This is a predicted structure of a 466-nucleotide part of an RNA (small-subunit ribosomal RNA, 3' major domain) from Viscum album. Its mean pLDDT, the model's own confidence on a scale to 100, is 81. The RNAcentral record of the full RNA draws on SILVA.
Context: one part of a larger RNA
RNA sequence: UUACGGGGUCCCGCACAAGCGGUGGAGCAUGUGGUUUAAUUCAAUGCAAAGUGAAGAACCUUACUAGGGCUUGACAUGCUGUGAAUCCUCUUGAAACCUUUGGGAAUGAGGACACACGUGGUGCAUGGCUGUCGUUAGAUCGUGUUGUAAGGUGUUGGGUUAAGUCCCGCAACGAGCGCAACCCUCGUGUUUAGUUUCCAUCGUUGAGUUUGGAACCCUUAACAUACUGCUGAUGAUAAGCCGGAAGAAGGUGAGGAUGACGUCAAGUCAUCAUGCCCCUUAUGCCCUGGGCGACACAUGUGCUACAAUGGCCAGGACAAAGGGUCGUGAUCCCGCAAGGGUGAUCUAACCCCAAAAACCCGUCCUCAGUUCGGAUUGCAGGCUGCAACUCGCCUGCAUGAAGCUGGAAUCGCUAGUAAUCGCCGGUCAGCCAUACGGCGGUGAAUUCGUUCCCGGGCCUUGUACA
Numbered sequence: 001u002u003a004c005g006g007g008g009u010c011c012c013g014c015a016c017a018a019g020c021g022g023u024g025g026a027g028c029a030u031g032u033g034g035u036u037u038a039a040u041u042c043a044a045u046g047c048a049a050a051g052u053g054a055a056g057a058a059c060c061u062u063a064c065u066a067g068g069g070c071u072u073g074a075c076a077u078g079c080u081g082u083g084a085a086u087c088c089u090c091u092u093g094a095a096a097c098c099u100u101u102g103g104g105a106a107u108g109a110g111g112a113c114a115c116a117c118g119u120g121g122u123g124c125a126u127g128g129c130u131g132u133c134g135u136u137a138g139a140u141c142g143u144g145u146u147g148u149a150a151g152g153u154g155u156u157g158g159g160u161u162a163a164g165u166c167c168c169g170c171a172a173c174g175a176g177c178g179c180a181a182c183c184c185u186c187g188u189g190u191u192u193a194g195u196u197u198c199c200a201u202c203g204u205u206g207a208g209u210u211u212g213g214a215a216c217c218c219u220u221a222a223c224a225u226a227c228u229g230c231u232g233a234u235g236a237u238a239a240g241c242c243g244g245a246a247g248a249a250g251g252u253g254a255g256g257a258u259g260a261c262g263u264c265a266a267g268u269c270a271u272c273a274u275g276c277c278c279c280u281u282a283u284g285c286c287c288u289g290g291g292c293g294a295c296a297c298a299u300g301u302g303c304u305a306c307a308a309u310g311g312c313c314a315g316g317a318c319a320a321a322g323g324g325u326c327g328u329g330a331u332c333c334c335g336c337a338a339g340g341g342u343g344a345u346c347u348a349a350c351c352c353c354a355a356a357a358a359c360c361c362g363u364c365c366u367c368a369g370u371u372c373g374g375a376u377u378g379c380a381g382g383c384u385g386c387a388a389c390u391c392g393c394c395u396g397c398a399u400g401a402a403g404c405u406g407g408a409a410u411c412g413c414u415a416g417u418a419a420u421c422g423c424c425g426g427u428c429a430g431c432c433a434u435a436c437g438g439c440g441g442u443g444a445a446u447u448c449g450u451u452c453c454c455g456g457g458c459c460u461u462g463u464a465c466a
Stems, first nucleotide, its partner, number of pairs: 002464004007460002010457004015450002019413005026304008034295002042053002064290007073115001077114002079111002082108001097104002118278001120277003126273002128268003131264001133262001138177001140175004144153003157168003183256004188224004193219002197214004202208001227250001230244003234240001293432001306406001310364003315359001322353003327346001332341003372403001377398007419442007
């Protein structure tokens, strides 16, 4: 100096505590292990693998397997010979790069060879990208100084902060990387601009189709606003901290993006790139089926429930943010329904996709495996697609399983948060989405505190290594 300690001091974090709701029990969805298999392709494995790569496996994808086929190859460049091919406008014919008017170049199929190819191996040969400690407050340097030297100092101390944040002191004085700020969204106001928005008039079965206006809502893009600025107490006359006023907002206003030096030979050679090794009538390429969807079991993450703060029936309401021309699909008609026919409007503040909890009229009538729950199964249909048997989704009728709140243990969350309710999007023909990423509606409880558990930071001490 560094590491470690069931050593010490101080401090922080949904770390504990205080609360609310879950997981662990049930059924199902999905991932993984295991087993099975011709194959169940591969990778990821404590936190930091396991609804992960995969923002979508019927074929394709696809890398696996069975069978069949190809061998200069699906793809690139060069060589050879061959004949005709290619592109574009436009109309019965023209145009094209060079030309000695013979042709060449270019392009297509054929051939031989150099070579192509490889989701083959090595992430412990690598680049790039990523996770993690951790958005934790650290990690360093120059000069000076100190020590024989490794090193120290600065960066420690007294306060303070979310912060190595700031103040004071000090053999240190300074500096850059981090912190903060600058960036985006939300919250308030002013100005600006009014169409497809808004308001009034007029009007409609329904659809804004008339006229006038831009105050309001909203939208557009420029600015302002918050800085401990003011004030009282406290503090060392400091930094700050506690209270108050004003204010839409108060002490980082809320959220996001932003991830220092490094750690884990962490992850990825299957995004891509790449060294070396390996394959070359095959470890390459094409096709048809199958598989990735198997199933005594174990486990992770979720969804739906076990009901009356509820289930069912009827009624009329209230969002935000998105997407739409190979699209969205109104209206009307048919069908119990999924859906079918028709096809208005919309390249969208114009048209469409398009709310549910809540509220309210009833019903169930008390704890029952029920008008709870919906698994499973049978039959009949619909849609997408060349094709739904393996292996899609949806609808109707019938069927009506487990489950009566879940052991030890364990997870998330401090406010428009948790909980709960629906909506949208990407991928996408369709969809196994209960996933993932966003959006709004309704809207709590609790925090005495830091003794303890976990993780982390500064200082100090003991030990170990050198």